Notes:
The part of an RNA shown here (small-subunit ribosomal RNA, central domain) has 351 nucleotides and comes from Alloalcanivorax venustensis. The RNAcentral record of the full RNA draws on ENA and SILVA.
[in-house]
Context: one part of a larger RNA
Order: sequence, then structure tokens, then C1' cells
RNA sequence: CUGGGCGUAAAGCGCGCGUAGGCGGUGUGUUAAGUCGGAUGUGAAAGCCCAGGGCUCAACCUUGGAAUUGCAUCCGAUACUGGCACGCUAGAGUGCAGUAGAGGGAGGUGGAAUUUCCAGUGUAGCGGUGAAAUGCGUAUAGAUCGGAAAGAACACGGUUGUCGAAGGCGGCCUCCUGGACUGACACUGACGCUGAGGUGCGAAAGCGUGGGGAGCAAACAGGAUUUAGAUACCCUGGUAGUCCACGCUGUAAACGAUGUCUACUAGCCGUCGGGGUCCUUAGUGACUUUGGUGGCGCAGCUAACGCGAUAAGUAGACCGCCUGGGGAGUACGGCCGCAAGGUUAAAACUC
Repeated sequence: CUGGGCGUAAAGCGCGCGUAGGCGGUGUGUUAAGUCGGAUGUGAAAGCCCAGGGCUCAACCUUGGAAUUGCAUCCGAUACUGGCACGCUAGAGUGCAGUAGAGGGAGGUGGAAUUUCCAGUGUAGCGGUGAAAUGCGUAUAGAUCGGAAAGAACACGGUUGUCGAAGGCGGCCUCCUGGACUGACACUGACGCUGAGGUGCGAAAGCGUGGGGAGCAAACAGGAUUUAGAUACCCUGGUAGUCCACGCUGUAAACGAUGUCUACUAGCCGUCGGGGUCCUUAGUGACUUUGGUGGCGCAGCUAACGCGAUAAGUAGACCGCCUGGGGAGUACGGCCGCAAGGUUAAAACUC
């Protein structure tokens, strides 16, 4: 390379947007590049293959043929692919009217709880654990009541639920803003799918500058216990951090361990958002359709587990990735980063 694969065995980029490229609905005409047919030229000789001949045979030699699957030119075919032209509306999109939603950004605001401070009542303990101790308290703690301040998070509703491309998103109000779904019509007329590079977003931790700091809490300190040891698990404290603004980092079991898009292929039961029809005692119910999200399950698939219209089934388009274990996601080099490090990514050797 061919081939075979990628839920769990090695393997789907964390997720979008999108350049080149690849692929692409339907009708008519045209062209004849791809495609197909024929002819001519060429495709050296030797070798291979076939038929014959010569060395007594064979190896070997020799004559002829075939083959040389290719290339060029010319003549023709026109279904399919491509080019060009004119159309179409089933893909895609726009307009109109509605619907649901923790989708995003900014500003404001509320109550509960916690901690601290102030004041009252009140007295000897509080706290903590398996048990204790460190710690706090007669300088009046803990408890209780009133007041004040601060920061962070939003009980219940609440979910097998909703929204978002993913990361993720949850008190309430206002403003700005993205997407989805539904309905009937009108419009554009293939405008589409994927996407190497590229570019943007991207939990937590971490970094820079400046704020903030209630609770929690790496590091650290002390106490105790277990233990062979206990630099842990438990307790009392406690700094970074957690929070905000701006900038960086760019990684996760970034998981559905399942790339995106399209079509097709039994049913049954829930749930969320729309539409329609029917019955109607207004309780809402039944049926149906559509977009999500769950539980079973036929066929089929699978090594099995399992998947099963939200496929891991049946097919197509495009991208990414894998190729025995260790060495190693390491070294070196490049690129990126303030650093931490990230990304790309080997070999010797060894089993």
C1' cells in the first nucleotide's frame, strides 16, 4: 500500500464555524472532457507463453506466432459522470403569526442561613470524638433576645423535566440578545452535506494586575487515634484558593468512553413543547400528527455484554483515528505559553 477496524479489546479530534478539496435533487437541450467501440501508428532485441526445427535426449540454441493489458492520432456512440444554457420544487433558506425554555450578556433587588461586632438577660461550662485532647470561657463564653455589618450560595417548586454545539446553565425583576418548535400561505430556486489547514468557544485547577474575603479549605501548625511506621484517615485552628473585573492557560473518565449529515427498516408504555379531529356530564378524555427526552422489545447486528427509528440494524457522502506490550504520550527539534506546561512526536533496548 491493499485489506480490516474504532460503545467496553488499539482506535471518534472536547465542541462549533468555515477555506481548499471530496460528494451532490429534478426536467429539457447542447457539448463530447471522463466513459465505451473501431481503425492506424507505436509499444527495440533478448526473456516469459504457444507451435515447429537443430545438437542421440535434456539443459541449451534457433524459426515463426502470440503477448506487450500502455501511449498518440483519427472516425464514431451518448445511457451515466463532468462542462454550458434554460427551467422545476420534494433538499436548503426567507417572510408572516404563535409557543415553550436554569440558552447567553448587563444592571438592579429579596429572604433564609452562616460568621463577626454592639447591647440586654443569665451562669459555668462550651466545643469536639469511637473515646479524647488541642481550642474557646469568670477579662462573663456557650444558650437566648434585639440591633448592625459582610461575603457567598439560592431551601421548597424540581423532575426519569427544560435549554444550549460542547463546556455548561437554577431566588426575583428590568433591558439587550442567540437558537429551537408549531401553523397556514407566499417567496428564493440546489443557494446543499462534509470539511485537511485555519479560526472561535471551551469545567476544574493554575498564572498576571487590581479588588474582595462570610463559609469552606490544599499547604502549614497543634491535638489524638490506629499502626511495624502513620509525614494519612478523625479533631481544633488556618494561608493560598474558592468570589469580582480584565488578560492568559487550553487541558479532563471534556463520556453516550458511540464524529457529522441523509434515507430506509415491527410494535408497546411514559414524559416535555406544539398542531388537528371527535365525544363531551367541562372532568377533561379518546384518537391522530409533529419536534425533543426516557423505559421495554421484533427483525437484524454483536466475541459476548448488549444495541435495537435517539441503532451498535440496512445503505450512501465527507472528515478524524488505530495497526502487539513496555520504553512513551517520553526524548530531541519545531510551534504556543509569563510560568506551570500544552501540542506535534520518535528511536535504541526489551518481552